Context: one part of a larger RNA
Molecule: large-subunit ribosomal RNA, half B
Organism: Methanothrix sp.
RNA sequence: GCUAGCUAAGGGAAUUCGGCAAAAUAGCCACGUAACUUCGGGAUAAGUGGUGCCUGCUUUGCAAGAAGCAGGUCGCAGCGACGAGGGGACUCUAACUGUCUAAUAACAACAUAGGUGAUUGCGAAUCCGUAAGGACUAGUACAAUCACUGAAUCCUGCCCAGUGCAGGUACCUGAAAACCCGGUUCAACGGGAAGAAGGGCCUGUCAACGGCGGGGGUAACUAUGACCCUCUUAAGGUAGCGUAGUACCUUGCCGCUUAAUUGGCGGCUUGCAUGAAUGGAUCAAUGAGAGUCCCACUGUCCCUAGCUGGUACCCGGUGAACCUUACGUUCCAGUGCAGAGUCUGGAGACCCCUAAUGGGAAGUGAAGACCCCGUGGAGCUUUACUGCAGCCUGCCGUUGGGUUGUGGUUCUGAUUGUAGAGCAUAGGUAGGAGACGUCGAAACUCGGGCGCCAGUUCGAGUGGAGUCGCCCUUGGAAUACUACCCUUUCGGAGCUACCGCCCUAACUCUGAGAAGAGGACCUCGGUAGGUGGGCAGUUUGGGUGGGGCGCCACGCCCUUGAAAAGAUAUCAAGGGCGCCCUAAGGUUGACUCAGUUGGGUCGGAAACCCAACGAAGAGUGUAAAGGCAUAAGUCAGCCUGAUGUUACCUUGCAUAGCAAGAGGUGAUAAGACGAAAGUCAGGCUUAGCGAACCUCUCAGCUCUCUUGGUGAGAGCGUUAGAUGACAGAAAAGCUACCCCGGGGAUAACAGAGUCGUCACCGGCAAGAGCACAUAUCGACCCGGUGGCUUGCUACCUCGAUGUCGGUUCUUUCCAUCCUGGCCGUGCAGCAGCGGCCAAGGGUGAGGUUGUUCGCCUAUUAAAGGAGAUCGUGAGCUGGGUUUAGACCGUCGUGAGACAGGUCGGUUACUAUCUGUUAGGGGUGUAUUGCGGUCUGAGGGGAAGUUAGCUUUAGUACGAGAGGAACAAGCGAACGGCACCUCUGGUCUAUCGGCUGUCUGGCAAGGCAUGCCGAGCAGCUACGUGCUCGCGGAUAAGGGCUGAAAGCAUCUAAGCCCGAAACCGCUCCUGAAAAGAGACCGCUUAGAGUACUCGUAGAAGACGAGUUUGAUAGAGCUGGUGUGUAAGCACCAAGGCAACGAGGUGUUCAGCUCGCAGCAACUAAUAACUCCGCAGCG
Repeated sequence: GCUAGCUAAGGGAAUUCGGCAAAAUAGCCACGUAACUUCGGGAUAAGUGGUGCCUGCUUUGCAAGAAGCAGGUCGCAGCGACGAGGGGACUCUAACUGUCUAAUAACAACAUAGGUGAUUGCGAAUCCGUAAGGACUAGUACAAUCACUGAAUCCUGCCCAGUGCAGGUACCUGAAAACCCGGUUCAACGGGAAGAAGGGCCUGUCAACGGCGGGGGUAACUAUGACCCUCUUAAGGUAGCGUAGUACCUUGCCGCUUAAUUGGCGGCUUGCAUGAAUGGAUCAAUGAGAGUCCCACUGUCCCUAGCUGGUACCCGGUGAACCUUACGUUCCAGUGCAGAGUCUGGAGACCCCUAAUGGGAAGUGAAGACCCCGUGGAGCUUUACUGCAGCCUGCCGUUGGGUUGUGGUUCUGAUUGUAGAGCAUAGGUAGGAGACGUCGAAACUCGGGCGCCAGUUCGAGUGGAGUCGCCCUUGGAAUACUACCCUUUCGGAGCUACCGCCCUAACUCUGAGAAGAGGACCUCGGUAGGUGGGCAGUUUGGGUGGGGCGCCACGCCCUUGAAAAGAUAUCAAGGGCGCCCUAAGGUUGACUCAGUUGGGUCGGAAACCCAACGAAGAGUGUAAAGGCAUAAGUCAGCCUGAUGUUACCUUGCAUAGCAAGAGGUGAUAAGACGAAAGUCAGGCUUAGCGAACCUCUCAGCUCUCUUGGUGAGAGCGUUAGAUGACAGAAAAGCUACCCCGGGGAUAACAGAGUCGUCACCGGCAAGAGCACAUAUCGACCCGGUGGCUUGCUACCUCGAUGUCGGUUCUUUCCAUCCUGGCCGUGCAGCAGCGGCCAAGGGUGAGGUUGUUCGCCUAUUAAAGGAGAUCGUGAGCUGGGUUUAGACCGUCGUGAGACAGGUCGGUUACUAUCUGUUAGGGGUGUAUUGCGGUCUGAGGGGAAGUUAGCUUUAGUACGAGAGGAACAAGCGAACGGCACCUCUGGUCUAUCGGCUGUCUGGCAAGGCAUGCCGAGCAGCUACGUGCUCGCGGAUAAGGGCUGAAAGCAUCUAAGCCCGAAACCGCUCCUGAAAAGAGACCGCUUAGAGUACUCGUAGAAGACGAGUUUGAUAGAGCUGGUGUGUAAGCACCAAGGCAACGAGGUGUUCAGCUCGCAGCAACUAAUAACUCCGCAGCG
């Protein structure tokens, strides 16, 4: 010193983030208990009193015992030890008991009873499983599952536009298969119709996901706005609550609490960004939950001190780990990759050991977790991309029978057919001159169908013999009859589709079975459409004064930068492009612009005409530059060279290679214009763009399917479609639950550089100061110093230099807050204001807040500003920030996020070197001994600092009011040194009292000093003593003499003063001061060990003693402390006695001692080691 404990006077939370820790309370009995309340609680509320022992008695009980009454009696204290709630008040939050992150979070989180919604009729829904099968459940809607909310009480507003979910659906969309049509025959294929789920559409639903406005005006003070207007929405936030665990501004404003309150409580409320089962408000009880106040209590603190046990330390024994490039391992300044024990310079420095300390080794520990990077990883999310389970639905199979209806198709029977003309309802074509009729013609009656309303057809009846055609007429076509066919309609049969119904035998279920229930559905398999973060695989660009956000400096063009060849960077400066044009292109011919002046009807500054001047001041599609009048500018004629094929070059891309694109020079074909020479491969030039795959265009070429045709397909060429991150992946997010590899190539802290910002100073002096720039204040503008603020840079550190504030402790600077010395004043005095010198000393206590800072309170001489890795975590703390949990607001569909708020949340290290503080050993200082006493180079201190009061003096000064100083004295506060007589603390020396228990009883003792009272020595502060001055040289400043400059001048030469600062006297240390000192004594002396010890002490050391002795012990005496021992005698409430707590006397007793004195009784006995001059060898 640490650790575990004990005790502290006076104060009593002043400590601190915070009463953390500790203290206090405590058992039992009796009395007595508030607000509030869900009437149960709250409640051991709070608060008050009692408590031992002895004697006698009462009640109860078999007894043991229990309860009580009355006396007596002792102590500081009677639950005497042990064990054993601190209490009250307000708020937030969660109703409660409960649960949770094994090992940093116990909470406000989870759960909960209660509330609500949804699904589900049992082969249930839901869940597990590929399936078989299983859970729920051997349950059945008072049930089960899913989801939200979270007791009770009062309540739960508006919105269905969006996204979900549910239902509906005339219509639209909607796959495969089947169907119909086309496809010369077949097929691929094409088209059509019909059409499931789903979607569109409609409706419902918010205790589904969710959402719940803005502007202007207005009342007779002002303010406010019941009221009005307007825009707008799906609806515009209702009741409540509200600066909140939600409020940025914010420490909102007011009140209470306090001396003082960023806190707390109550109100207000303009709610950045409250709000109703993502529940709102309130709330008794409960809480190791969060905040605040009060009482009690205290070493938390003022301000520390003492003591005890265990360690540390010393001795004996045993004996790890971390760490370790090396080392003969200092300080300061500098340098250096910008933070050095090792470099440079200076200083310091004999060698070694021990104990402490934790300043440094950018100490050890862990290839930084923050940040960035990686075409790294993982977990999670979703309306990222691509898929897969699952689910819904259509079709086919498993899969059968019957049937109503409605369709389709084939066959069959019948039926239907009116332009006009024409006898009259002419379907088409062909044949055709006859056909039909008693097997019943015409005609008539009744009924059915069709209908163009004229008729036609069929059936039944009557009837009883004829009717129709050819011919004629009309017409494109001529009718009877026969055959084939078309349109319409009806019937039948076969096949087939759909809706519905019935059946039973597949299939399923129940049942032991018999049988029953369902039933061609379901199931299962295949196929197709829909849905599908339930699951999976992936992606989620680059540049970048870190990254992100922003932007595009990511492809091109022009100018500057660019430094007179070329080339040349930045998130450098200024602009442009992603087109346009059939003329704005080609050619031939012609013309000259802008502007100005003069003239000319309306006519003006500008319309049009004429003339002159006019190198360009115009125009050139589009930016800028370069060009252009021979025009490339302007106008007109005719045209399409803005064409096909092809070669080379330039640029893109300087000097290697390279794509698209762009441009140029040619060849060839066919052309345009021009009389011709010629010009023409777009636009005066430089921008206007895009690979492969895939798809597309083509009156192009070739090939395949045996040939031809048709159709289909392939290749080549050509055209179009885009990758703008523009030499071109198909692609969204979160991570604080995170991981890996790297980076000081790159951020946050600190350092370094810089200094815009910041702080301070200066120059000039506009102004104000009644006049007057400079007593004081000082604008605009300008120049510096510092390295404290904030930036910038990215130089050191990412195989880690621990990050805010506080605390502790030391030191430095001065731009001085106080104290000291001066100057000016708009200085009478007092008190101020401004300035100069000066860093010796001082610079404090509280309230709020994590705060630094700031605000406030009361003091004070003053309550200064900075630095030391924003000094200081191998010193502490851990309140803040900055992991994992959780809540609120806001943002986000979500995972999640927030220099927004809030509650909770592991701080490692045995010290090797160095430094420092102490203590020792050795050597050197004469190759020369021993003992003692000094000197003082050097080092250190502040050893004092400061205020008050009294006298001076109510004086100087002043009209007064007021009101000093020099000097002397007094007691203080703070600081320093020392001490323990006093006071206080401690005192596990000691003495006494008391409880429980044990030693058989008494006595005397043991049990972690058991607790309590007192307490010597020692150690201590809260106690006591001391803490005075002088000299030297100076600063600012004041002066003397005095020139330069006949004066003046403190200065130039010279001289005198002048401060807490500097130097010395004084105090401490200091011969290892290498210049290693001096003096005195002794010459064989001396020192040490050992032994008894303490005024000393961790070990060493130091000091005392060693028989010639009081060094220690024992003894005796004194003194101190405690407080009157044991034994005996007597007394004692009572009791018949026995007995009896206790009292008195013997007894200022007994016990005690780290103290003092006396006194050798015991032990310091006996011995050993080292050094050793001269001399001799």